[in-house]
Context: one part of a larger RNA
Order: sequence, then structure tokens, then C1' cells
RNA sequence: UUGGGCGUAAAGGGUGCGCAGGCGGUUUGUUUGGUCCGGGGUGAAAGCGUUGAGCUCAACUCAAUAUAGCCUCGGAUACCGGCAGACUAGAGUGCAGAAGAGGGUUAUGGAAUUCCAUGUGUAGCGGUAAAAUGCGUAGAUAUAUGGAGGAACACCGGUGGCGAAGGCGGUAACCUGGUCUGCAACUGACGCUCAGGCACGAAAGCGUGGGGAGCAAAUAGGAUUAGAUACCCUAGUAGUCCACGCCCUAAACGAUGAUUACUAAAUGUUGGGGAAACUCAGUGUUGCAGCUAACGCAAUAAGUAAUCCGCCUGGGGAGUAUGCACGCAAGUGUGAAACUU
Repeated sequence: UUGGGCGUAAAGGGUGCGCAGGCGGUUUGUUUGGUCCGGGGUGAAAGCGUUGAGCUCAACUCAAUAUAGCCUCGGAUACCGGCAGACUAGAGUGCAGAAGAGGGUUAUGGAAUUCCAUGUGUAGCGGUAAAAUGCGUAGAUAUAUGGAGGAACACCGGUGGCGAAGGCGGUAACCUGGUCUGCAACUGACGCUCAGGCACGAAAGCGUGGGGAGCAAAUAGGAUUAGAUACCCUAGUAGUCCACGCCCUAAACGAUGAUUACUAAAUGUUGGGGAAACUCAGUGUUGCAGCUAACGCAAUAAGUAAUCCGCCUGGGGAGUAUGCACGCAAGUGUGAAACUU
């Protein structure tokens, strides 16, 4: 390579956009490039394959035959491709409606924690399995009033909603992306996928400047213990927050790539349409056929098919070494072999 696979055994890229490439709806005409058929040439000999023959068999030897590809001539025209035209079921536009924590900026609200000031008040508070460190007669804890500041938004809240994924939750305004339903006016295949490429990408981390209430790596102390560089407690710095710039990784998970079509039912729920039956788009549960090693999946498929991309090939060595690229760094991407079993 052929073949087989990728929910859990090795294997779906974190996600999107998208050039090249691959694939592509209905129909008419044309062309004959692909495709198919036939003739001719070439395809050295030996060897190989097939059939037969000769050495008693076989090896061996001999004869005939076959062979892809390429060139050329003639023909076929269904399919694929090219060209020209038409169509509307795919795709998109328009019009009328709808829902939403989709994104960004600014402003603003209440509860709570902490701190500060003042009043009341007095000996404890705090913490634990039990304690102690700690705080407190320089008046704490508790309670009341006022103030400061930062962060997060109880209830509603829901296998509810939105987003490509990461993710998104007080309220209001402004700016802004996408989706769904109905109509069928318009365009007329404009589509699907996508190596490279570009963009986005939780948390932690990094740079500069702010901010700092609570929480809290590191760190200190108190306990526990044989020890305790832990689990528990008291403190507590980076960080967590904001702006700008990096980093680019996750069990980035549905451990399930995208798109399209088809294949029993039942039931809950969200948003449309409809007088209703019902129907469209999501989101759950149960379940038939079928699939699966089993578990399970089952119209939101892991069923039946098609197109395109990514990936896998025993365990360890190893996501290491090396080279290259990127990065301020941390490191990331790509990614072996010896050896061993």
C1' cells in the first nucleotide's frame, strides 16, 4: 500500500471562517476530453503464467499461446467532464412576526463580608473531635447609627434559554452578531467539506500601570503524629478584580468531526405557526427495527447510505531526545531511535 478501525479497548483536530483541492440538484442541446468497443503497430530473447509434447517420473528441455501499458485509425454516446441555454425542491435575499444569562461600552441598585468613627455594654471572644496559637480591661465579641472600599449578584432559576467552541446570570440605556416561525415576491446551484492559512480560545501563568473587601498557592505559628515539609486551626503574600499586551493549554468531554438523505412508536419541556387535528425549530426521558465485544446507542444514532477533513496500528522508552518554528519567560507545536518487554 491493500484491508480494518476511531463513545468506554490505540485513534475525532479545542472551536469557527475559509483559498487551493475533493465532491456536488432537475432538464435540453452540443462536444467526445474521460469511459467503452473494434482494427493496426509496438510490447527483443530468456524467464514468469496457461495448454500440450519429449527424456521411465521429476527437475530439465521443446512448442504453442497469453499479457498490462504506450502510439495510431475507426466507431458508440448512457454515465463523468467541457461549452451554451432553461428550471426551482438545495442555498441565499426580501416582507411580516418571535424568543433569548449571545457580544461590547457606560451608568446604577440592594443584601452580605471587612475596615473606620461614635454610642450602649463588660469579660470574655474565636476556634476544634478536643485544644492551642490568635484577638480582648489601651474595653474586644455582641448591639445601634453613620461612613469607606472592593468583589460577587440571593429569590426568580428550570435535564429552562443563548452562543461555533471556550463560555454567558442584579438593573437600565446605547451599539452590535446570530437563530426560529410564517409568506412564497426575488436571485437561480450561487452548494458541502476543507491540507496549508486566518481568527477565537476556561483556569493558571507572564509584562506595564492601577486596584485590593473577601478568599487564598507560598510562608509563619498552633495542633495531630514515631515523624507530619500534610489533612484541622490562627494569621497571611503573590494571585483572584480593571485596562492594554502576551501565553494557546485542559477529563477544551457527549471522552461521539462536519454536511445531506432515509428508517416504529410513546411521553415531558422551550420558542413559533394553526380554529383544531397537527406542524416547524430546539432540548430531555423511555423504547422498536437495526447496530455493538459487552455496556449501551437508538430521528439529538453508536442504525442504513453518500461526500470531505482529522486521526490510529502492542506496552515501556516518551510526548522524552534532536532539529525547526513560536514565546519576555514558563513553555507550546511538530516529534524519533537505540534499548527493553
Molecule: small-subunit ribosomal RNA, central domain
Organism: uncultured bacterium